[in-house]
Small-subunit ribosomal RNA, 5' domain from an uncultured bacterium, 526 nucleotides, folded computationally.
Context: one part of a larger RNA
RNA sequence: GAUUGAACGCUGGCGGCAUGCUUUACACAUGCAAGUCGAACGGCAGCACGGGUGCUUGCACCUGGUGGCGAGUGGCGAACGGGUGAGUAAUGCACCGGAACGUACCCAGUAAUGGGGGAUAACACAUCGAAAGAUGUGCUAAUACCGCAUACGCCCUGAGGGGGAAAGCGGGGGAUCGUAAGACCUCGCGUUAUUGGAGCGGCCGAUGCCGGAUUAGCUAGUUGGUGGGGUAAAGGCCCACCAAGGCGACGAUCCGUAGCUGGUCUGAGAGGACGACCAGCCACACUGGGACUGAGACACGGCCCAGACUCCUACGGGAGGCAGCAGUGGGGAAUAUUGGACAAUGGGGGCAACCCUGAUCCAGCGAUGCCGCGUGUGUGAAGAAGGCCUGCGGGUUGUAAAGCACUUUAGUGGGGGAGGAAAUUCUGACUGAUAAUACCAGUUGGAGAUGACGUAACCCCAAGAAUAAGCACCGGCUAACUCUGUGCCAGCAGCCGCGGUAAUACAGAGGGUGCAAGCGUUAAUC
Repeated sequence: GAUUGAACGCUGGCGGCAUGCUUUACACAUGCAAGUCGAACGGCAGCACGGGUGCUUGCACCUGGUGGCGAGUGGCGAACGGGUGAGUAAUGCACCGGAACGUACCCAGUAAUGGGGGAUAACACAUCGAAAGAUGUGCUAAUACCGCAUACGCCCUGAGGGGGAAAGCGGGGGAUCGUAAGACCUCGCGUUAUUGGAGCGGCCGAUGCCGGAUUAGCUAGUUGGUGGGGUAAAGGCCCACCAAGGCGACGAUCCGUAGCUGGUCUGAGAGGACGACCAGCCACACUGGGACUGAGACACGGCCCAGACUCCUACGGGAGGCAGCAGUGGGGAAUAUUGGACAAUGGGGGCAACCCUGAUCCAGCGAUGCCGCGUGUGUGAAGAAGGCCUGCGGGUUGUAAAGCACUUUAGUGGGGGAGGAAAUUCUGACUGAUAAUACCAGUUGGAGAUGACGUAACCCCAAGAAUAAGCACCGGCUAACUCUGUGCCAGCAGCCGCGGUAAUACAGAGGGUGCAAGCGUUAAUC
């Protein structure tokens, strides 16, 4: 000099953009952070509508008929998104390769979607328990579950053969059948098997990645083989047997420290230091262990066991996990609101409407940083008064003020005001599919509606200099000097050093210098 996720002191007008627990991975009150689908299902607790009955004519009761829908079965999601950096020196990261793998949703292709069955929750009744909850009996549905048939492709094979699947729902409809429901046809969504793809993920190898030798030897599933088991998959990953190997001064093992990278800071560079915010990967979710479900987890807001802690209890037994967003206590020099909205972007579910979303977008707080603007402009010498200095003549503060003439940025008050919003929806035309001018899908026009921010940005009008300057320093380094007080005292100090009666170095004042809504100090890096 540059820099910082900074803190402290004094001071403080506005805006934009960023940024904000670096310490106790300490403990957490409260609220919210993952739901959705009735176009899978039986249904109807509540709300609304319709219908019926009764009459006291505006109130009871009944009624899944309709909109919808509590609880329940079922599907998908909950493995994403969000947080933190404890652990980890390699089971990690970066980069370059590899072969022995998986893949729900998505895209493309091929072939199907036939015929049956038995349960079960909800519900009803009963029982136990303080509660959490649990049990028994009975009824019922499905895209829940289980067989049978079939098998292009698929799997196994001794190549003969053997094995294995499915589920329906919704919209519309001319002929035919049917009393009707519907059959039937068709479209859309789904379901099954399988092939390929995309993206994603698992695994293996090479190279590189902090310090210590006052750590020199380490290793028995250890190193390799054969055979098996296991996994989606290679492999001592696991097991039986066999052999005796494997690593190491090119630093094994041990100890300490640490998430890694893109990058950030600094520097002419080489390098050094760091890894906040943003992005990629990894690890963790009260501590330790374990598996279940599932395409995917050994799962932050799932389960089981053990432990510590907290809470409830009728003492028999139960409940919990903010390193999600806010917020509280504690620790600390120190770090924010128990805010608004799903309007946009994205995610989950759904045919869709839509619902959910502390992701996100916004607002609030903090000069924490960077950037921009303002605190007036011109004129004004009687060089006013006052202050300070003085050699007493004057000098300086100083065009500074006052006065006069103007301006109105920002702020204040008022008025106007884009863009972030085109999608979904409705509708016209065309095309596809179709028996079809229905329905549906696609393309392209039209219409209406949708904004948290927001009293926003921006523009115009009004009044009025009105509301807005401090901080550090002035011995040398280092830009800037005098007076008074003090008298090796009080004090200053980054280094040299000042202070013991004329202190430009202490304290105050006047003056000056440098930065400026900041200025200094401390800490830290180069």